This is a predicted complex of two RNAs, RNase P RNA and transfer RNA, with 444 nucleotides together. Rfam match: Bacterial RNase P class A. Rfam's curators write: Ribonuclease P (RNase P) is a ubiquitous endoribonuclease, found in archaea, bacteria and eukarya as well as chloroplasts and mitochondria. It is annotated as a ribozyme.
């Protein structure tokens, strides 16, 4: 130089002039001046959480959900780091929902002899038992039988190689690999080696049911609080209360009791309105140093305020610069388009998606030079 | 803005994880003088991308699409 892996930013910039939207100040008011005003994803709304409201005596177990290898971070997590173990790449480096299938149940279409303590279609096999022919030496021939080596089907056919070994054969024996069990080192654990020990028993799926282990009360700012304005301060039902007040109960007064209304909350018909404050923006904030830690992240210490709208502002136009494309040009250059994906709605923390073009660091493989 | 449903031919509907299936409708053909009505037969899908699995409309996931619901007062 090609070509490729990781991680970070940035994603038009100055300026005039015209306008929105909140803040502050002055102004009696019109208004005026100063200072702020979209994102990395604001987005899906897929997790976690803060706040609010309702429910809720404690604890265990069952249900339901959801999550799954260890160790750590952190408020918290399905998330982030950092091992481990698999699988991928020549290599940087990537990718894995990755407990459990020797606790039970289920399933494995079509094909195929046989799909789940497995099976004789082709096949091999004359050692045994029957059968035939014999020159009695033997041969013939798969009929009773052997045989899972070969061939075929399949995603899958119950280790492989190779020697011996049978009548053919077969862990049937024997070497190596592979595979299960493992005393015993190391390591917080995951897991790793590994002496021995078994001829190999145990297929696959749990993103099927389930089995261990861990988590988990519901709802969401259209949550919740106040003000007004209207309206039929109406009517059902079901809970709580029963203090006080008011009615009835035996004929007057008291006194105890009993029932009803009057309260209080939730649901449902039926009205009415479609305004106002708050929650609302200072917060697990943001920077910069300096420490501990491989690392996520904590600590210390300075410094900063950076949208708070409510059908909902954040824009529009002009000049120049830069990225980018098109056309002319042999080049300098001209002359044109034209700014990637989106757009706060109670507030953060991650995750997924979207994204035109551009910078920087680190690292890897190759060709070429010194 | 928060919550919840759902996605298979043009519609409207089936399909225990194992070749997507029926009705209407649209084409083409018989019948018919021509239409209807009837018979046949044809075209047409699992929203997309991954992933788990020997195999996915079905199981996960994560985009798209598409619908509904919730304001306050009393």
């Nucleotide at each position: 130089c090609c070509a490729g892996a990781g991680g970070g930013c940035c994603g038009g910039g100055c300026g005039g002039c015209c306008g929105c939207g909140g803040g502050u100040g002055c102004g009696c008011a019109a208004g005026c001046a100063c200072g702020c005003g979209a994102g990395g994803a604001a987005a899906g709304u897929c997790c976690g959480g803060g706040c609010u409201c309702c429910a809720u005596g404690g604890a265990a177990c069952g249900a339901c959900g959801g999550u799954g290898c260890c160790g750590g971070g952190u408020a918290a997590u399905g998330c982030c780091c950092g091992g481990c173990g698999g699988g991928g790449g020549c290599g940087a480096c990537c990718c894995c929902a990755g407990g459990g299938a020797a606790a039970g149940u289920g399933c494995c279409a079509c094909a195929g002899a046989g799909a789940g303590c497995a099976g004789a279609c082709c096949g091999c096999c004359a050692a045994c038992c029957g059968g035939c022919c014999u020159u009695c030496g033997g041969g013939c021939g798969a009929g009773g039988g052997g045989c899972a080596a070969g061939g075929g089907u399949g995603a899958a056919a119950g280790g492989g190689u190779g020697c011996g070994g049978c009548a053919a054969g077969a862990g049937c024996g024997c070497a190596c690999c592979g595979c299960g069990c493992g005393a015993c080192c190391g390591g917080c654990a995951a897991c790793g080696g590994a002496a021995g020990c078994g001829g190999c028993a145990c297929g696959g799926c749990a993103a099927a049911c389930c089995c261990c282990a861990c988590c988990g009360g519901g709802a969401g700012c259209a949550a919740g609080a106040c003000c007004g304005a209207a309206u039929a301060g109406g009517g059902g039902c079901g809970c709580c209360a029963c203090a006080u007040g008011g009615g009835c109960c035996a004929u007057g007064u008291u006194c105890c009791g009993g029932c009803c209304c009057c309260g209080g909350c939730g649901c449902c018909c039926g009205g009415g309105u479609u305004g106002g404050u708050u929650g609302c923006u200072u917060g697990a904030g943001c920077g910069g140093c300096g420490g501990a830690g491989c690392g996520a992240u904590c600590c210390g210490u300075c410094g900063c305020c950076u949208a708070g709208a409510g059908g909902a502002a954040u824009g529009g136009u002009c000049g120049c610069c830069c990225a980018u494309c098109g056309c002319c040009g042999a080049a300098a250059g001209g002359c044109g388009a034209g700014g990637a994906c989106a757009g706060a709605a109670c507030c953060c923390g991650g995750c997924u998606u979207a994204c035109a073009g551009g910078c920087c660091c680190u690292c890897u493989g190759g060709c070429a030079g010194u | 803005u928060g919550c919840c449903c759902u996605g298979u031919c043009g519609u409207c509907u089936a399909a225990u994880g194992g070749u997507a299936a029926g009705a209407c409708c649209a084409c083409g053909g018989a019948c018919u003088c021509u239409g209807a009505c009837u018979c046949c037969g044809u075209u047409a899908a699992u929203u997309g991308u991954g992933g788990u699995u020997c195999g996915a409309a079905u199981c996960c996931a994560c985009a798209c699409g598409g619908g509904g619901c919730a304001u306050c007062c009393a």